[in-house]
């Protein structure tokens, strides 16, 4: 310096342009003599940032971020 890929809830990660979800963690509660395990509830989201396009965009387009991977070139 080319190029791919990825960025959603603390975490891991889905969502066919059409109501933003689940595990796990958290918080209540049952259960237990008590933990932990199970089980039920409950709460938690500027979808990386800024435009566009669309009635409607996490989703398609630009750009700019950030991390990973490849290739080049320098030492």
């Nucleotide at each position: 310096g080319g190029g791919u890929g990825a960025c959603u809830a603390g975490c891991u990660c889905a969502a066919u342009g059409g109501c933003a979800g689940a595990g796990c963690a958290a918080g209540c509660g049952a259960c237990u003599c008590u933990u932990a395990a199970u089980c039920g509830c409950u709460a938690g989201g500027u979808u990386c940032a800024g435009g566009g396009u669309u009635c409607a965009a996490g989703u398609c387009c630009c750009u700019g971020g950030u991390c990973a991977c490849c290739c080049a070139c320098c030492a």
A computed fold for a 75-nucleotide RNA from Ktedonosporobacter rubrisoli, annotated as transfer RNA. Its Rfam family is "tRNA". By type it is a transfer RNA. The organism belongs to Ktedonosporobacter, within Bacteria. The RNAcentral record of the sequence draws on ENA.